[in-house]
RNA sequence: CGAGCCGGCCGGGCGGCCGCGACGCUGGUCUUCGGAUCGGUGUCGAGGAACGUCCGGGCUCCACACGGCAGGGUGGUGGCUAACGGCCACCCGGGGUGACCCGCGGGACAGUGCCACAGAAAACAGACCGCCGGGACCGUAUCCGUACGGGCCUCGGUAAGGGUGAAACGGUGGUGUAAGAGACCACCAGCGCCUGGGGUGACCCAGGCGGCUAGGUAAACCCCACCCGGAGCAAGGUCAAGAGGGCCCUCGCAAGGGGGCCUGCGCGGACGACUGAGGGCUGCCCGCCCGAGUUCGCGGGUAGACCGCACGAGGCCGACAGCAAUGCCGGUCCUAGAUGGAUGGCCGCCUCCCCGGCCGCCGCAAGGCGACCAGGAGACAGAACCCGGCGUACAGGCCGACUCGUCCG
Numbered sequence: 001c002g003a004g005c006c007g008g009c010c011g012g013g014c015g016g017c018c019g020c021g022a023c024g025c026u027g028g029u030c031u032u033c034g035g036a037u038c039g040g041u042g043u044c045g046a047g048g049a050a051c052g053u054c055c056g057g058g059c060u061c062c063a064c065a066c067g068g069c070a071g072g073g074u075g076g077u078g079g080c081u082a083a084c085g086g087c088c089a090c091c092c093g094g095g096g097u098g099a100c101c102c103g104c105g106g107g108a109c110a111g112u113g114c115c116a117c118a119g120a121a122a123a124c125a126g127a128c129c130g131c132c133g134g135g136a137c138c139g140u141a142u143c144c145g146u147a148c149g150g151g152c153c154u155c156g157g158u159a160a161g162g163g164u165g166a167a168a169c170g171g172u173g174g175u176g177u178a179a180g181a182g183a184c185c186a187c188c189a190g191c192g193c194c195u196g197g198g199g200u201g202a203c204c205c206a207g208g209c210g211g212c213u214a215g216g217u218a219a220a221c222c223c224c225a226c227c228c229g230g231a232g233c234a235a236g237g238u239c240a241a242g243a244g245g246g247c248c249c250u251c252g253c254a255a256g257g258g259g260g261c262c263u264g265c266g267c268g269g270a271c272g273a274c275u276g277a278g279g280g281c282u283g284c285c286c287g288c289c290c291g292a293g294u295u296c297g298c299g300g301g302u303a304g305a306c307c308g309c310a311c312g313a314g315g316c317c318g319a320c321a322g323c324a325a326u327g328c329c330g331g332u333c334c335u336a337g338a339u340g341g342a343u344g345g346c347c348g349c350c351u352c353c354c355c356g357g358c359c360g361c362c363g364c365a366a367g368g369c370g371a372c373c374a375g376g377a378g379a380c381a382g383a384a385c386c387c388g389g390c391g392u393a394c395a396g397g398c399c400g401a402c403u404c405g406u407c408c409g
Stems, first nucleotide, its partner, number of pairs: 001405004006400005012350007020045011047380001051391002054389005059232004067285003071228005076090005091105001092103004106223002111221002113217003128162002130158006137150005170188006189213002191210008236307004244263008265299007278290004314333005320327002351377002354375001356373002359370004
């Protein structure tokens, strides 16, 4: 200098004017004393993914709880964490020269499936071309017996050689055989067993024995091990209002009016009230619990205010421990809370980037650097109970570690 691989960060800044939301302080006017309304001022006010809704939780309610089935999730080991399907480290397998990256990582000897086409044959299979032996037949030789050769036919042996395929019953060399074959031997690979060493462990290393070599696929169904109550902020609460009814007080000769409290709409029907309708345990069963009302049709009223709602498994900094994830300790900070839904608009300067134009310098050129003019603030994209993760999207830019190649010293 080039190429690569891994990780982190930013994603406009400053100032002015006007305009928004929350909280606090404060002034004026009105007031039925509940509050309403008009100002001033201080502080704060979207993300690194707020997206996806894919996981795990906090929280709320069911609920005071057992069990079973179904269903779902995970799948090497050890740690971290509130937990997880997350993260960290390691092991094994695969890819890469390497830094690094990938893995639906338990089981094929519980069972059932599937492996197209090609091929003889795709599972405990199998003979297409072959190799060997016997017989019949033919030819030659021969005194007999018999020997040699042979297209073809038939019987038997064989799986070493060749072919097919992604994959064919281990590989190489030899012994042996009629020809072969782990039939046997040596070495090697795999598998099983034993011993020793290392490691928390998954596993790794070394040595020995065994002829055992019996495919692949579970990201097919399945088996095994472990884990899982359900629903969800539209969770869940408080207040108010309300047609009608009941009770009390009070005014009034009466009609009727006013106030307070309680309840919760009217009409009709069905079932039920301890011989239990209906409801709950949010898939079912069991079992348990609540229970005097439940439900259907028609008509009517209200749909408002507040809480939940932001102090958190919180942020930042430092030290210590740990390979790391992270933990503990100390210090410091409070950083939106809307509800038709707030943070926007304009101007100036700076900075950044892209396209174009032009000038200067370096350079053979390609190209690079700098200045000026003109345009732009452009990417992905906006909280809605909160948090920890994962996945996806992202114009432009910056930083760090490492690997390989080339050159110079």